The part of an RNA shown here (small-subunit ribosomal RNA, central domain) has 352 nucleotides and comes from an uncultured Acidimicrobiia bacterium. The full RNA is in RNAcentral, with records from ENA, Greengenes and SILVA. The prediction has a mean pLDDT of 87.
[in-house]
Context: one part of a larger RNA
RNA sequence: UUGGGCGUAAAGAGCUCGUAGGCGGCUCAGUAAGUCGGGUGUGAAACCUCCAGGCUCAACCUGGAGACGCCACCCGAUACUGCUGUGGCUAGAGUCCAGUAGGGGAGUGUGGAAUUCCCGGUGUAGCGGUGAAAUGCGCAGAUAUCGGGAGGAACACCAGCGGCGAAGGCGGCACUCUGGGCUGGUACUGACGCUGAGGAGCGAAAGCGUGGGGAGCGAACAGGAUUAGAUACCCUGGUAGUCCACGCCGUAAACGUUGGGCACUAGGUGUGGGUCCUAUCCAACGGGAUCCGUGCCGUAGCUAACGCAUUAAGUGCCCCGCCUGGGGAGUACGGCCGCAAGGCUAAAACUC
Numbered sequence: 001u002u003g004g005g006c007g008u009a010a011a012g013a014g015c016u017c018g019u020a021g022g023c024g025g026c027u028c029a030g031u032a033a034g035u036c037g038g039g040u041g042u043g044a045a046a047c048c049u050c051c052a053g054g055c056u057c058a059a060c061c062u063g064g065a066g067a068c069g070c071c072a073c074c075c076g077a078u079a080c081u082g083c084u085g086u087g088g089c090u091a092g093a094g095u096c097c098a099g100u101a102g103g104g105g106a107g108u109g110u111g112g113a114a115u116u117c118c119c120g121g122u123g124u125a126g127c128g129g130u131g132a133a134a135u136g137c138g139c140a141g142a143u144a145u146c147g148g149g150a151g152g153a154a155c156a157c158c159a160g161c162g163g164c165g166a167a168g169g170c171g172g173c174a175c176u177c178u179g180g181g182c183u184g185g186u187a188c189u190g191a192c193g194c195u196g197a198g199g200a201g202c203g204a205a206a207g208c209g210u211g212g213g214g215a216g217c218g219a220a221c222a223g224g225a226u227u228a229g230a231u232a233c234c235c236u237g238g239u240a241g242u243c244c245a246c247g248c249c250g251u252a253a254a255c256g257u258u259g260g261g262c263a264c265u266a267g268g269u270g271u272g273g274g275u276c277c278u279a280u281c282c283a284a285c286g287g288g289a290u291c292c293g294u295g296c297c298g299u300a301g302c303u304a305a306c307g308c309a310u311u312a313a314g315u316g317c318c319c320c321g322c323c324u325g326g327g328g329a330g331u332a333c334g335g336c337c338g339c340a341a342g343g344c345u346a347a348a349a350c351u352c
Base pairs, nucleotide, nucleotide: 004323005322006321007306008305012320014202015201016200017199021195022194023193025089026088027087028085029084030083031082033081034080035077036076037075038074039073040072041071048066049065050064051063052062053061054060092192093189094188095187096185097184098183099182100181104178105177106176107175108174109173110172111155116150117149118148119147120146121145122144126137127136163170164169207248208247209246210245211244212243216242217241221237222236223235224234259319260318261317262316263315264314267297268296269295270294271293272292273291274290275289276288277287278286301308302307325352326351327350334345335344336343337342
C1' cells in the first nucleotide's frame, strides 16, 4: 500500500467560518470526454495455458495454437457521469411577512444581603480555633450587640435531569446596541447546496506585559500543631493571584472521552418553546394532532462485552480528521509561533 478501524482496547482536530479540492435535487435539448460495443493496427522471443513430439520417464528441450490487463486510430450506442444552454422546475438552500421563548454577546447605570475595615454607643473578660490544643486577637477594652460610614467581590430564594450559545461558556435589576434559533404563512430567488487540505477567527483556568484596584479567598512564605520525620493533611496569619482596562498566551478529563451533513428504521413516558383541533356555561385546568429542543425506558438491529437504540454506537451515501504493539516520547533535532513560560509540527538508537 491493500485491508481493518476510531464511546470505554491505539485512534474524532477544543469550536466555528471558509479557499482549493471532493461530492451534489427534478426535467429538456445538444455534445459524446468518461463509459459500453464492433473493427483495424500494435502487443519480438523467452515466460504462462492447452495440444503434439524428442532425450528409457521426469525435470529439461522442440513445434503448433491460445493468451498478452495496456495503447493508438476508425465506426457506432447514449442509460449513467461530465460538458454546453442570459433552457425550464421547486421538494434542497436562502429571502420576505407575522408572531415567539431565552443566564446568547457588548456597554452603561443601579439594588439588597453578607464578609472585612473605620468612627461612635452599650458592655466586660475573655475571644478564636481544634480530635484535643497551640500559635493568633483582647483591660491601650477585644468577642457580643446597636447606629453611622468606606470599599471590593459575588449575586441566596426563584433554580429545574429547565433555558441559551458553534465550542469555551452564560444567572440580582434596568436601559442602549447586537447575533442566532423556533413556529405559522407560502409572497420571492431558483440548486444559489454539503464537506472542507492549507488559511483565518473564537477559545476555561493558570500564566505573562503595562496601568489601576484589592473586601473575602488564597499558591509561595512564616508560625502553631500532628508525627519516628511532616518541606503535607488540621489551625493562625499571609504575598502573587483572583477583579478592571488594553495587549499576549492557545492549552485542558476543551468529555457525550461519540467530527459534520442528508435520508431511512417499533413504541412508551417526562419536560422546555410554538401552531392547530377539541370537551367544559366561564375560568383555572383537561384531551388530541403536529414542528423544534432536552431527558428516561425500550423493539429490531448493532456491539468483545458494557451498552447504544428516531438526540444511534442501527441501515446507507458524501466530505474531512485520526490510528497501526509497550517503553524511549508527545521527548531530541530542525522549522514556525511566543516577552517569557512554553506551544505546534515530530523522529531514532536502544529495550521488552